[in-house]
């Protein structure tokens, strides 16, 4: 301290009321925005992540089959690595050399399961996982 290994630590946010028999789910009025990136600050630009599907590896278990035996096959399960699928939403006006990112105005979006009644805000899977961090330590290397 470029860089390259390895552990390590961090790494998601939000709610009253009303009506009902019953709803933090409808109604109404609020509230919130992961990570990297962009000339300059983004939930709505261009990329990543998690949830679900699905191929493909090797791994492990259960049953079936073949074999004298060591083992071998096959089908299904479970966690694992990879690669694919899917995966929501913005204008307008202003300032500047430059912004869908910032100031003004009006918008809109928000995964699965679960629930006495439909959920971004409850509850779970989750004390999971993870994009990643001018993060910290040790090595090597310069």
């Nucleotide at each position: 301290c470029a860089c390259g290994u390895g552990c390590u630590c961090c790494g998601g946010g939000g709610u009253c009321g009303g009506u009902g028999c019953a709803a933090u789910u409808c109604c109404g009025a609020a509230c919130c925005g992961g990570c990297g990136g962009u000339c300059a600050a983004a939930g709505u630009c261009c990329g990543c992540g998690a949830a679900c599907c699905g191929g493909c590896g090797a791994g492990c278990g259960u049953c079936u089959c073949c074999g004298c035996g060591a083992g071998g096959a096959g089908c299904c399960g479970c966690a694992c690595g990879u690669c694919g699928g899917c995966c929501g939403a913005u204008c307008c006006g202003g300032u500047g050399g430059a912004a869908c990112u910032c100031c003004g105005g009006a918008a809109c979006c928000g995964a699965c399961a679960g629930u006495c009644a439909g959920a971004g805000u409850c509850u779970g899977g989750a004390u999971g996982a993870g994009a990643g961090g001018c993060a910290g330590c040790a090595c090597g290397g310069a």
Predicted 3D model of a 142-nucleotide RNA (FMN riboswitch aptamer (RFN element)) from Naasia sp. Of the family's consensus pairs, 100% are formed in the model. The source organism's lineage runs through Bacteria, Bacillati, Actinomycetota, Actinomycetes and Naasia. The sequence was found by an Rfam model in a public genome assembly. Its Rfam family is "FMN riboswitch aptamer (RFN element)". Rfam links the family to the GO term FMN binding. Model confidence (mean pLDDT): 83 of 100.